Predicted 3D model of a 103-nucleotide RNA (SAM riboswitch aptamer (S box leader)) from Aquibacillus kalidii. NCBI's taxonomy places the organism under Bacteria, Bacillati, Bacilli, Bacillaceae, Aquibacillus. Its mean pLDDT, the model's own confidence on a scale to 100, is 83. It was read from a public genome assembly, where an Rfam model found it.
RNA sequence: AUCUUAUCCAGAGAGGUGGAGGGACUGGCCCUUUGAAACCUCAGCAACAGACUUAUUACAUAGUACUGUGCUAAAUCCAGAAGCGUGCUGCUGAAGAUAAGAG
Numbered sequence: 001a002u003c004u005u006a007u008c009c010a011g012a013g014a015g016g017u018g019g020a021g022g023g024a025c026u027g028g029c030c031c032u033u034u035g036a037a038a039c040c041u042c043a044g045c046a047a048c049a050g051a052c053u054u055a056u057u058a059c060a061u062a063g064u065a066c067u068g069u070g071c072u073a074a075a076u077c078c079a080g081a082a083g084c085g086u087g088c089u090g091c092u093g094a095a096g097a098u099a100a101g102a103g
Base pairs, nucleotide, nucleotide: 002102003101004100005099006098007097008096013042014041015040016039017038021031022030023029025080026079027078028077043072044071045070048068049067050066051064052063053062076095082092083091084090
């Protein structure tokens, strides 16, 4: 690379370097020289796994935020392949992202 499972309408930004792109892809629609990407510092959000606490015979449950990740414009920004429904901001889902596991 790939496979499996779970989640994705909630939440959370300042400063420095940098100097034109960014929002995965395509179409749309947006963000951006009132400073994009990227990197650094500090701060924050969340609670997937570990750890700890709670509880138990053992689980479940609830919690903490110490460790490993992740995230901090807009619903994954919206739509997408296919199917169902039938006129609707519909459902399943595809694709993508993240986590845990496999490999």